[in-house]
RNA sequence: GGAAUUAUAGCUCAGUGGUAGAGCGGCCGCCUGCAGAGCGGCAGGUCCUGAGUUCAAACCUCAGUGAUUCCU
Numbered sequence: 001g002g003a004a005u006u007a008u009a010g011c012u013c014a015g016u017g018g019u020a021g022a023g024c025g026g027c028c029g030c031c032u033g034c035a036g037a038g039c040g041g042c043a044g045g046u047c048c049u050g051a052g053u054u055c056a057a058a059c060c061u062c063a064g065u066g067a068u069u070c071c072u
Base pairs, nucleotide, nucleotide: 001071002070003069004068005067006066007065010024011023012022013021018055026042027041028040029039030038048064049063050062051061052060
């Protein structure tokens, strides 16, 4: 210098154009002598940044940034 993959909740990850989800973790409640386990509920995300396409974008296009890998 060139190329590929990747970026979504505190963590690990789904979601392939139509109001953003799960598990774990956190908080509250039930249960318990206390706790754990179990059960129920709640909170938590500017979907990396900017622009474009579209009636509508986490998702498609372009540019940039970070990470990982490959080629030279």

A computed fold for a 72-nucleotide RNA from Powellomyces hirtus, annotated as transfer RNA. Its Rfam family is "tRNA". By type it is a transfer RNA. Rfam describes the family as follows. Transfer RNA (tRNA) molecules are approximately 80 nucleotides in length. Its family is annotated with triplet codon-amino acid adaptor activity in the Gene Ontology.